Record summary
This is a predicted structure of a 475-nucleotide part of an RNA (small-subunit ribosomal RNA, 3' major domain) from an uncultured bacterium.

[in-house]
Context: one part of a larger RNA
């Protein structure tokens, strides 16, 4: 100088408390760990692994494991010889399947070759083999915490000190003030995107606002007023008033304002910490395989199941459940695609095929929610696991392993012990939409918008962090 203390000040945060909801109990869904297995590929491992890689394992993916094949190979560059045709497509044999047999098609040329494919022969390819404690690169956490540091300069024999400590204040090492320190550089903050007002451009979405027509649909003519759309500016700066404060930074209440003191959310992550995690994203050093740790192919496994845990959906009901018949979004995606009316089917869906590279068409039906009606506190008209039957849909194939439909069938479950965990506002709860992946597959992710609370005296305590300070037989 650090790091430590069941030292001391001082401060902060859904850290406690004050409030809601919830895990813990059940049933299913999904990861993990053990055990299994012929493989149950692999990696993540307190917070900061465990609905995590993986934004989607039936083949494929696949890195396992069984059997079957192949060795200059599934790729890639070079060297000679052959062939203009071998490959590709097609058809026929054979097999589990590739491989393999056989047939049919069948190039340009400046005649040098070019191309391609076979054959030799090595150089060599190839390895999701090892080591993340050799490595870049990404990333994760402390932490959006307020911090970490440099040059002169002064001070100490030095290691280092001071600036960076004081006194105020702030979300912030943010400003003001004092100060042997004056400057500065990396973080704060603000420039960026989005919301929330308003104004100008702009009018194939929107208006009967005005005004005619109407088949009553913005449907038409018409017309940018509004609504919106997407460009561009205007708006908040403690700028005005009052009081406190040191005439100061800055606080508190007031006025105007759509917003007021950071106006809400994003994105943005100093110097470092954990020899944090990643050789299987990519690179890559060094060992290691080389007829096998490489490459092809079928079938299987990753979906096994006495049992633990995580993270989640559905629930135990009447602020519910079912049944008619109304009602109001936002953000998106759509060509191998979105797919409308019609029509058949109880449904899942077909069949038909209008319109639309989409402010124009279509997915689209929002759903709680409000009427109105019936259950009347039961393991029930709650709940829907499990199972049987018949079915549609993808796709060479749904038995191992899909997702839905109808119709029986109707388990546990009556609010869940010790524990424990979100979450301060359009925020929890709650309710449905859409997209990525995707042939098919969603209870996960990622966004989207409708309804919409309660509480917060406070900081003594539990946790993390900051400063200053003080103790140490640590370094």
């Nucleotide at each position: 100088u650090g790091a430590c203390g069941g030292g001391g000040a001082c401060c902060c945060g859904c850290a406690c408390a004050a409030g809601c909801g919830g895990u813990g109990g059940a049933g299913c869904a999904u990861g993990u760990g053990g055990u299994u297995u012929a493989a149950u590929u692999c990696g993540a491992a307190g917070c900061a692994a465990c609905g995590c890689g993986a934004a989607g394992a039936a083949c494929c993916u696949u890195a396992c494991c069984a059997a079957g094949u192949c060795u200059u190979g599934a790729c890639a560059u070079c060297u000679g010889g052959c062939u203009g045709a071998c490959a590709a497509u097609c058809c026929g044999g054979g097999u589990a399947a590739u491989g393999c047999c056989g047939g049919a098609c069948u190039u340009c040329u400046u005649c040098g070759g070019a191309c391609a494919g076979c054959c030799a022969a090595g150089a060599c390819a190839g390895g999701u083999g090892g080591u993340g404690c050799a490595u870049g690169g990404u990333u994760g956490u402390c932490g959006u915490c307020a911090g970490c540091u440099c040059g002169u300069g002064u001070c100490g024999u030095g290691a280092g000190a001071u600036g960076u400590u004081g006194g105020g204040u702030u979300a912030a090492g943010u400003c003001c003030u004092g100060c042997a320190a004056c400057g500065a550089g990396c973080g704060c903050a603000a420039c960026c995107c989005u919301u929330g007002u308003c104004c100008u451009u702009a009018g194939u979405a929107g208006c009967c606002a005005g005004c005619g027509g109407u088949u009553c649909g913005g449907c038409c003519g018409g017309g940018c007023a509004c609504u919106c759309u997407a460009a561009g500016g205007a708006g908040a700066c403690u700028g005005c008033c009052a009081g406190g404060g040191a005439u100061a930074a800055c606080c508190u209440g007031g006025a105007g304002g759509a917003a007021g003191g950071c106006g809400g959310g994003g994105a943005u992550g100093a110097c470092g910490u954990c020899a944090a995690a990643u050789c299987a994203u990519c690179a890559u050093g060094c060992c290691c395989c080389u007829u096998a740790u490489g490459a092809c192919u079928u079938g299987g496994g990753c979906u096994a199941c006495a049992c633990a845990c995580g993270u989640g959906c559905u629930a135990c009901a009447a602020u519910g459940g079912c049944g008619u018949a109304a009602a109001c979004a936002a953000a998106g995606g759509g060509a191998c695609g979105c797919g409308a009316a019609g029509u058949c089917g109880u449904g899942a869906g077909g069949c038909a095929g209008a319109g639309c590279a989409a402010a124009u068409c279509c997915c689209a039906a929002a759903a709680a929610u409000a009427a109105c009606g019936u259950c009347u506190c039961a393991g029930u008209u709650c709940g829907g696991a499990c199972u049987g039957u018949a079915g549609u849909c993808u796709g060479c194939a749904a038995c191992c392993c899909g997702a839905c439909u109808a119709c029986a069938c109707g388990a546990a479950g009556c609010u869940g012990g010790a524990a424990u965990c979100g979450c301060u506002a359009g925020u929890a709860a709650u309710c449905g939409c859409a997209g990525a992946u995707c042939a098919g597959c969603a209870u996960g992710c990622u966004g989207c918008g409708g309804u919409g609370a309660a509480u917060a005296c406070g900081u003594u305590c539990c946790c993390g962090g900051g400063u200053c300070u003080u103790g140490u037989a640590c370094a």
The coordinates come from a structure-prediction model, not an experiment, and the mean pLDDT is 83.